[in-house]
A computed fold for a 93-nucleotide RNA from a Deltaproteobacteria bacterium, annotated as c-di-GMP-I riboswitch aptamer. The model forms 95% of the base pairs in the Rfam consensus. NCBI's taxonomy places the organism under Bacteria, Pseudomonadati, Myxococcota, Myxococcia. It was read from a public genome assembly, where an Rfam model found it. The prediction has a mean pLDDT of 85.
RNA sequence: GCUUGAAAAGGGCAAACCGUUUGAAAAGACGGGACGCAAAGUUACUGGCCUAAGUCCGUUUUCGUACCGGGAUAUGGCAGCAGAACUGCCGGG
Numbered sequence: 001g002c003u004u005g006a007a008a009a010g011g012g013c014a015a016a017c018c019g020u021u022u023g024a025a026a027a028g029a030c031g032g033g034a035c036g037c038a039a040a041g042u043u044a045c046u047g048g049c050c051u052a053a054g055u056c057c058g059u060u061u062u063c064g065u066a067c068c069g070g071g072a073u074a075u076g077g078c079a080g081c082a083g084a085a086c087u088g089c090c091g092g093g
Stems, first nucleotide, its partner, number of pairs: 002093004012037002017032006035080001041086003045083003048078003054073004
């Protein structure tokens, strides 16, 4: 340097759920808690997924406007959905 995770050591992270808090929501932060994880470390670059405040469309109405409800949309998110990039502990070959 490449490859690999069978056994082991020291450890690490922390799903659901609960509490507090931020947010329109999705979700995030902190504390508790452990389903799992050898990159469950970092980055929204590609695909995918979630949400729709705002915007647009349509509906409504005699007409106009606004609210509720309907549709589309990320400029909001998910790195614990894959791919990619970067970095990294221990052991085997």